This is a predicted structure of a 62-nucleotide RNA (Fluoride riboswitch aptamer (crcB RNA motif)) from Paenalicyclobacillus mengziensis. Its Rfam family is "Fluoride riboswitch aptamer (crcB RNA motif)". Rfam 15.1 lists 2,293 matches to the family in 1,982 species. NCBI's taxonomy places the organism under Bacteria, Bacillati, Bacilli, Alicyclobacillaceae, Paenalicyclobacillus. The model forms 100% of the base pairs in the Rfam consensus.
RNA sequence: AUACGCAAAGGCGAUGGAGUUCGCCUUCAACAACCGCGCAGGUUAAUGACUCCUAUGGGUGC
Numbered sequence: 001a002u003a004c005g006c007a008a009a010g011g012c013g014a015u016g017g018a019g020u021u022c023g024c025c026u027u028c029a030a031c032a033a034c035c036g037c038g039c040a041g042g043u044u045a046a047u048g049a050c051u052c053c054u055a056u057g058g059g060u061g062c
Stems, first nucleotide, its partner, number of pairs: 009026005016053006033043003
């Protein structure tokens, strides 16, 4: 220096933050939505899942 293995740890799961939990990845990784032949254009959702907060949208009441 390179390769492999292990441990610890970290990271990721289509738009923000936190907690819990599940799955995935080990840095040339996991991940990076859908409709449309493609471009143009269009659609849903702040979650992988649950809860809370924030932003946004709709409805109702005062």